[in-house]
RNAcentral holds the full RNA, with entries from ENA, Greengenes and SILVA. Small-subunit ribosomal RNA, 5' domain from an uncultured bacterium, 546 nucleotides, folded computationally.

Context: one part of a larger RNA
RNA sequence: GAGCGAACGCUGGCGGCGUGCCUAACACAUGCAAGUCGAGCGUGAAACCCUGCUUCGGUGGGGGAGUAAAGCGGCGAACGGGUGAGUAACACGUGGGUAACCUACCCCCGGGAUCGGGAUAACUCCGGGAAACCGGGGCUAAUACCGAAUAAUAUCCUGAUGCUACGGCAUCGGGAGAAAAGGUGGCCUCUGCUAUCGCAAGCUGCCGCCUGGGGAUGGGCCCGCGACCCAUCAGGUAGUUGGUAGGGUAAUGGCCUACCAAGCCUAAGACGGGUAGCCGGCCUGAGAGGGUGGUCGGCCACACUGGCACUGAAACACGGGCCAGACUCCUACGGGAGGCAGCAGUGGGGAAUAUUGGACAAUGGGCGAAAGCCUGAUCCAGCGACGCCGCGUGGGGGAUGAAGGCCUUCGGGUUGUAAACCCCUGUCAGGGAGGAGGAAGUUUCACUAUGUUAACAGCAUUGUGGGACUGACAGUACUCCCAGAGGAAGCGCCGGCUAACUACGUGCCAGCAGCCGCGGUAAUACGUAGGGCGCGAGCGUUGCUC
Numbered sequence: 001g002a003g004c005g006a007a008c009g010c011u012g013g014c015g016g017c018g019u020g021c022c023u024a025a026c027a028c029a030u031g032c033a034a035g036u037c038g039a040g041c042g043u044g045a046a047a048c049c050c051u052g053c054u055u056c057g058g059u060g061g062g063g064g065a066g067u068a069a070a071g072c073g074g075c076g077a078a079c080g081g082g083u084g085a086g087u088a089a090c091a092c093g094u095g096g097g098u099a100a101c102c103u104a105c106c107c108c109c110g111g112g113a114u115c116g117g118g119a120u121a122a123c124u125c126c127g128g129g130a131a132a133c134c135g136g137g138g139c140u141a142a143u144a145c146c147g148a149a150u151a152a153u154a155u156c157c158u159g160a161u162g163c164u165a166c167g168g169c170a171u172c173g174g175g176a177g178a179a180a181a182g183g184u185g186g187c188c189u190c191u192g193c194u195a196u197c198g199c200a201a202g203c204u205g206c207c208g209c210c211u212g213g214g215g216a217u218g219g220g221c222c223c224g225c226g227a228c229c230c231a232u233c234a235g236g237u238a239g240u241u242g243g244u245a246g247g248g249u250a251a252u253g254g255c256c257u258a259c260c261a262a263g264c265c266u267a268a269g270a271c272g273g274g275u276a277g278c279c280g281g282c283c284u285g286a287g288a289g290g291g292u293g294g295u296c297g298g299c300c301a302c303a304c305u306g307g308c309a310c311u312g313a314a315a316c317a318c319g320g321g322c323c324a325g326a327c328u329c330c331u332a333c334g335g336g337a338g339g340c341a342g343c344a345g346u347g348g349g350g351a352a353u354a355u356u357g358g359a360c361a362a363u364g365g366g367c368g369a370a371a372g373c374c375u376g377a378u379c380c381a382g383c384g385a386c387g388c389c390g391c392g393u394g395g396g397g398g399a400u401g402a403a404g405g406c407c408u409u410c411g412g413g414u415u416g417u418a419a420a421c422c423c424c425u426g427u428c429a430g431g432g433a434g435g436a437g438g439a440a441g442u443u444u445c446a447c448u449a450u451g452u453u454a455a456c457a458g459c460a461u462u463g464u465g466g467g468a469c470u471g472a473c474a475g476u477a478c479u480c481c482c483a484g485a486g487g488a489a490g491c492g493c494c495g496g497c498u499a500a501c502u503a504c505g506u507g508c509c510a511g512c513a514g515c516c517g518c519g520g521u522a523a524u525a526c527g528u529a530g531g532g533c534g535c536g537a538g539c540g541u542u543g544c545u546c
Base pairs, nucleotide, nucleotide: 001546002545003544004543006542007541008540009539010538013391014390015389016388017387018386019384020383021349026347027346028345030344031343032342035075036074037073040072041071043069048063049062050061051060052059053058082302083301084300092226093225094224095223096222097221098220101219102218106215107214108213109212110211111210112209114148115147116146117145123138124137125136126135127134128133155176156175157174158173159172160171161170162169163168182207183206184205185204186203187202191200192199193198228274229273230272235265236264237263240262241261242260243259244258245257246256247255277299278298279297280296281292282291283290284289304325305324306323307322308321327338328337329336330335355381357380358379359378363377364375365374366373367372394424395423396422397421404415405414406413407412428487430482431481432480433479434478438473441469442468443467444466445465446464447463449461450460451459452458490535491534492533493532494531495516496515497514501530502529503528504527505526511518512517
């Protein structure tokens, strides 16, 4: 000199954009943060309204409504969001490999979707319990579950041929061999029923279902290289190193097991100890380098502590489960409930870090055919000069120069064009009026085209035109009008380094101080004042980095 997620002191007008628990991965009251689908399925209220009967206590019917609600089932909940504890490791970065792998939803292509069956929740009855909940009997449905059939280029076994990195891979053949689910619209050409109208068992659209191939996306695993400090850590290692066989996995592998061999790592630093999430980046620097990893983005790890598996395409799963532990809470003492390192918020710790706000309008995500619902992701608003940037606190004129202050050699000098005063301007703040853009879409009607089809029905896609609806921020940005210099300046320093000097007070006292050093009676160094210098909504101090 530059920088900071800063803090502290004094001071503080406005706006934009950023940014804000660095400490206790300490403990958490309360609310919210993951649901959705009735076009998968069976059930199914009440308030209230209308109305009949009534012994005025009630009771029946219709609507509310196949709504609310719970349940079965599907998809999602493995994303998104948080934190940095652990980790010195293939965790990360980079470059490769997988002839050793998986991939729900999505896209493209092919094939299929036949026939049966038994349950169970909800509900109801009985019982237990303070509760959390639990047990038993009975009824019922499905795109839930099970059986059978059928299927090849999946999978397994196998023959031949070709290739090979010698592990196997590819092609052709043989054998074995696994699946499925419907829903919702439309139509009457065909089939069937029907006198007709029409209907479904018929045809057909859309959404789904099963199986296979390919793609896309996401991931698993392996390898080379890079990668902090201590040698006052020098030897370490028994699943240890390798082999064979087996198990396990989507998959290689001591990953695991049995057996066999005795290896393997190490001064190019093994092992041990300390510290630490890594990177893109960021700060500094002419560079080399040094420091750092907050916000944003990528990866990893973790979710009260430790362990474990279940479900699933994917988890060993933050707001799922089980066990153990510590802690907190409830209890009828028998037993139960909980996990903010999600968003706010509280206590505590600390020098120190915000609102228990609004909205799904936009972007994105989940579910749904859709309307839509959910979304503390997100978008906004609030608080904090915490940072950066912009603007203002007025402009011009105005004296041999007011008053006051300070100094004085008493002549004067200085504050100082500064003020007063005159003439203007009108940013910002204040009041008033107008007022974008963020809106893309969604839905409906009409028409048109294309596809599907028997069809000008329906559906899907595209286009044109008309209508309706959608903004949290917020009447915001912006523009205009009104008024009037009115509401808006401080902080540090002035001995040298270093820019800026006098007076008084004090008298090695009180004090200053980054270094040198000042102060013991004329102190430009302490305190105050006047003046000056520097920066300015900031200025200083402290801490830390280069």